This is a predicted structure of an 88-nucleotide RNA (c-di-GMP-I riboswitch aptamer) from a Syntrophomonadaceae bacterium. Lineage of the source: Bacteria > Bacillati > Bacillota > Clostridia > Syntrophomonadaceae. The coordinates come from a structure-prediction model, not an experiment, and the mean pLDDT is 80. The sequence was found by an Rfam model in a public genome assembly.
RNA sequence: UGACGAAAAAUGCAAACCUUCCGAAAGGGAGAGCACGCAAAGCCAUGGGUCUGAAGCCAAUCGAGGGUAUGACUGCCAGGUUGCCGUA
Numbered sequence: 001u002g003a004c005g006a007a008a009a010a011u012g013c014a015a016a017c018c019u020u021c022c023g024a025a026a027g028g029g030a031g032a033g034c035a036c037g038c039a040a041a042g043c044c045a046u047g048g049g050u051c052u053g054a055a056g057c058c059a060a061u062c063g064a065g066g067g068u069a070u071g072a073c074u075g076c077c078a079g080g081u082u083g084c085c086g087u088a
Base pairs, nucleotide, nucleotide: 003087004086005085011039012038013037018031019030020029021028022027036075042081043080044079046078047077048076049073050072051071057066058065
């Protein structure tokens, strides 16, 4: 330096729930509080996938439909990049 995460040891993150704020929503921020779990569950929206559907479009005519991302998810999977500990 690379590979690996079986065994250690020291660390790290924090799902869900509750309160509150932002948002049309998906979802995100903060706090409390616990630990679902994760060896990158650190960061990046580059590829795929999934979620939402405001505006505009089509339809409909007093109903609330259809498709749709420029929105979101890195704790969906890859990829890129930075890092802790060690070595069956």